Predicted 3D model of a 677-nucleotide part of an RNA (large-subunit ribosomal RNA, domain II) from a Dehalococcoidia bacterium.
The RNAcentral record of the full RNA draws on ENA.
The organism belongs to Dehalococcoidia, within Bacteria.
Its mean pLDDT, the model's own confidence on a scale to 100, is 85.
Context: one part of a larger RNA
RNA sequence: GCCAGCGAGUUACGGUAUGUGGCAAGGUUAACCAGCGAUGGGAAGCCGGAGCGAAAGCGAGUCUGAAUAGGGCGUAUAGUCGCAUGCUGUAGACCCGAAGCCGGGUGAUCUAUCCAUGGGCAGGGUGAAGCGGAGGUAAGACUCCGUGGAGGCCCGAACCGACCUAGGUUGAAAACUGGGCGGAUGACCUGUGGAUAGGGGUGAAAGGCCAAUCAAACCCGGUGAUAUCUGGUUCUCCGCGAAAUGCAUUUUGGUGCAGCGUCGCACGUUCAGCCAUGGAGGUAGAGCACUGAUUGGGUCAGGGGGCCUACAAGCUUACCAACCCCAGUCAAACUCCGAAUGCCAUGGCUCCAGAGUGCGGCAGUGAGUCCACGGGGGAUGAGCUUCGUUGGACGAGAGGGAAACAGCCCAGAGCGCCGGCUAAGGCCCCUAAGUGUGUGUUAAGUGGCAAACGAUGUGGGAUUGCACAGACAGCCAGGAGGUUGGCUUAGAAGCAGCCACCCUUGAAAGAGUGCGUAACAGCUCACUGGUCGAGUGGUCCUGCGCGGAUAAUGUAACGGGGCUAAACACACCGCCGAAGCCGCGCCUUCGAGUAAUCGAGGGGUAGCGGAGCGUCGUGUCUGCAAUGAAGUCGGAGUGUGAACUUCGGUGGAGCGGUCACGAGUGAGAAUGCUGGC
Numbered sequence: 001g002c003c004a005g006c007g008a009g010u011u012a013c014g015g016u017a018u019g020u021g022g023c024a025a026g027g028u029u030a031a032c033c034a035g036c037g038a039u040g041g042g043a044a045g046c047c048g049g050a051g052c053g054a055a056a057g058c059g060a061g062u063c064u065g066a067a068u069a070g071g072g073c074g075u076a077u078a079g080u081c082g083c084a085u086g087c088u089g090u091a092g093a094c095c096c097g098a099a100g101c102c103g104g105g106u107g108a109u110c111u112a113u114c115c116a117u118g119g120g121c122a123g124g125g126u127g128a129a130g131c132g133g134a135g136g137u138a139a140g141a142c143u144c145c146g147u148g149g150a151g152g153c154c155c156g157a158a159c160c161g162a163c164c165u166a167g168g169u170u171g172a173a174a175a176c177u178g179g180g181c182g183g184a185u186g187a188c189c190u191g192u193g194g195a196u197a198g199g200g201g202u203g204a205a206a207g208g209c210c211a212a213u214c215a216a217a218c219c220c221g222g223u224g225a226u227a228u229c230u231g232g233u234u235c236u237c238c239g240c241g242a243a244a245u246g247c248a249u250u251u252u253g254g255u256g257c258a259g260c261g262u263c264g265c266a267c268g269u270u271c272a273g274c275c276a277u278g279g280a281g282g283u284a285g286a287g288c289a290c291u292g293a294u295u296g297g298g299u300c301a302g303g304g305g306g307c308c309u310a311c312a313a314g315c316u317u318a319c320c321a322a323c324c325c326c327a328g329u330c331a332a333a334c335u336c337c338g339a340a341u342g343c344c345a346u347g348g349c350u351c352c353a354g355a356g357u358g359c360g361g362c363a364g365u366g367a368g369u370c371c372a373c374g375g376g377g378g379a380u381g382a383g384c385u386u387c388g389u390u391g392g393a394c395g396a397g398a399g400g401g402a403a404a405c406a407g408c409c410c411a412g413a414g415c416g417c418c419g420g421c422u423a424a425g426g427c428c429c430c431u432a433a434g435u436g437u438g439u440g441u442u443a444a445g446u447g448g449c450a451a452a453c454g455a456u457g458u459g460g461g462a463u464u465g466c467a468c469a470g471a472c473a474g475c476c477a478g479g480a481g482g483u484u485g486g487c488u489u490a491g492a493a494g495c496a497g498c499c500a501c502c503c504u505u506g507a508a509a510g511a512g513u514g515c516g517u518a519a520c521a522g523c524u525c526a527c528u529g530g531u532c533g534a535g536u537g538g539u540c541c542u543g544c545g546c547g548g549a550u551a552a553u554g555u556a557a558c559g560g561g562g563c564u565a566a567a568c569a570c571a572c573c574g575c576c577g578a579a580g581c582c583g584c585g586c587c588u589u590c591g592a593g594u595a596a597u598c599g600a601g602g603g604g605u606a607g608c609g610g611a612g613c614g615u616c617g618u619g620u621c622u623g624c625a626a627u628g629a630a631g632u633c634g635g636a637g638u639g640u641g642a643a644c645u646u647c648g649g650u651g652g653a654g655c656g657g658u659c660a661c662g663a664g665u666g667a668g669a670a671u672g673c674u675g676g677c
Stems, first nucleotide, its partner, number of pairs: 001677006011091013026047003032041003051058002061073004094232002097229001101222006112196009121186001123155003126151001130147006159183003163180005198214001200210003235612006245258005259365002261362007269353001270355001272350008285337001286335002291331003295327004302320002304317004368394003375390002378387002399410003414586004419582003425576003428561003434573001436572006447563001453547002457544010474531005480504003485499003510525001514523002587602006613666001615663005621657004631650008
C1' cells in the first nucleotide's frame, strides 16, 4: 500500500412538541399483594377542572388604592394516561484523541553520592627534604661532592576518559568504528556487599542522573478525567432550501437572542410589482444670498514710507489695505436653490408567487469571496491595502463563450432522442459556420501590453496669409552712401559689451540674421529686380499609425499555423453556436376539475420535511427443500434507486414470502483497530 473482518446519536429517568389510541370534566395509578402467565387487586399520589396577592386572605374575580376611579394579572377555547417519533435536561450521552491532576504500590542489577571489604597501575625520566664527606667559620650560616628517593612532578602502555577529523546515519552498533587526542601514585581506576525513592533522592551544579523514560521515574487505579479543539460518522429516492449579518459576551475560530431555512396550524391577497394621489427629506448637481476661503481691476477709510514742520496741520507715494462696485472662482463640518432614485401613506390595477403575516416543532449560519483595467456610489490612508453602502455572481451552479481560468459575458441542467431555432461568442486551417457584400482607414505584423513627452508618418475637417498685376522653392543679379554711428577699448570698423537705431540714393538694402578677423577683410541673411509659370505657407480640431519600450531554459505580450486582411471603422445579408427555447415520449410535485384532462413547477452545500430498500432476530399466517436449503461462481431479466427475480454450475442442510414488532441494522476515508498478502 491493497484486500477482508470490526468500527461512531445508544440506554435509563424527566421535560416539551407532533402523530396515533383509550377514557373524558375528568384521566391515571405507584410501590406492593395474588397469580405460571394473561390478568386481577391496590386511590397513597400526580395532572386537569380558578384565579389574584409577598402574605393574611378574598374569589370570577383579585392586587394596588381613600376610591364603588384608573391600571396590572385573570374570567370565553378539554383534559389526562399509554405507545411511537423530533428536540431537550441529568447521566461518559455520536466515536477516537491529549499534555496532565490525585491515590496506592514497584524500582539505585543502569546511573549519582556515600559506607564496608578486596583488587589494579609495563617501562623510562626528573632528583625535594634529610643524611654523610670535603671546604669554610670563633661557632654558624653558606658552598661543593656524594647519598637519598619526595611529588594531585615529567614521558609513556595496561586501565580510565572522549578534544579533532573521516566513516557510519533503513548503522555491524537506539551513540559505534578508524586515525590522531587527554589523565595515567591519584580529588586515580575497579570487583563484591550495602545505604539514600518520586515534590523524594543524589548532584565538584549540566535541571544532570534515579533501569535506552526525568522541569518531577515506572506500574496499577480514580478513568470512558476534561478537550468552546482536530479528525471521523456507514443504504436509496422525492420536495423545499439557508447563512457567513445586528446586539451582547474574560467575547472575537465559542455561545445567547434577533435575522435568513424548513415542517405544521390559522388568517386569505394582507406581500410584491405597476399606475395615480399625498407626504417627509437637503444628497448629486448648481450657486455665492449666509459662514469662510479666493484672483484681477475700480473706488476709497485706515496704516506704512517720503517731503515739510515749534505744535497742530499740510503735500506726496509703482507700498499694505477694510467697506463698497465690476469681472472670475472654491467648500464633508457653506446654502438663495435643488433633482433622479430610494422611503412612508392611501386608492386602483395586475398577480398562483414554494407571496405575506401570526403561533408552534426542528434547524443550520454568526471565518465569506469576487485581485488590476472593470458593476454603481462612498470612507480612510503617502500607498499597497483596509472598511461601510447598494446590486449581481460564486459560496451551494452544471452547460456555451473568455486558449487554459470559483466570482467576467451568455444561460439556471427532472430523464431519454443520430430532430429544430437561437444567446454570448464566432464563421482562412487546426475547428462547427462567409477566404460574404459595400465604403473607407492602417504599412506599424499596428492589430497581438504601457505613460509623460517627442516627430514635415498618413486620412478627414475648419480657418487664415501670399499668388498669373507672377506667389513658394531653385537659379542670375543687387544687397549701397553719410559711417570705422556714439561710447567703451590696446583694438571694437553691422556682428565682445553699453546707448541710440537717424538721414540720403534708390527697385531694394537692418546703424544689421548667422559664420568669420587681433582689428579690418571675406562669406551669408533680411530686403529688391530678373528668370521660371501654378499653386504655396501658417494655425486649430480629429481618425489610424511611429518613437519613448530593458530579464533571466526557448519563439513566449494573436491559443497555434499563418494573415496586409484572416487588421481597424461604419453599414448590411447569410450561417454556426448551449444542458437556454421549441418538438416527441416518459417520471414526479403542486394546483384546478366529478372526470377525461389541463396549467405551473422539479440545479443545489449546511439544513428541514416526506417516501422507501436491505440486514439480524421475534410473533403470525403461508410456503420451499436430498426430485437438493443456505452460501457461492457465471448468465439473463425487472425497478428512478437502495435493490430484487430467475436459469445453469458448485454446494450438501436447512431456508423463504405476508403483516406486525424489536434492533449490537448498511463502511472508503477517523496518520482508525485486527488479520492476510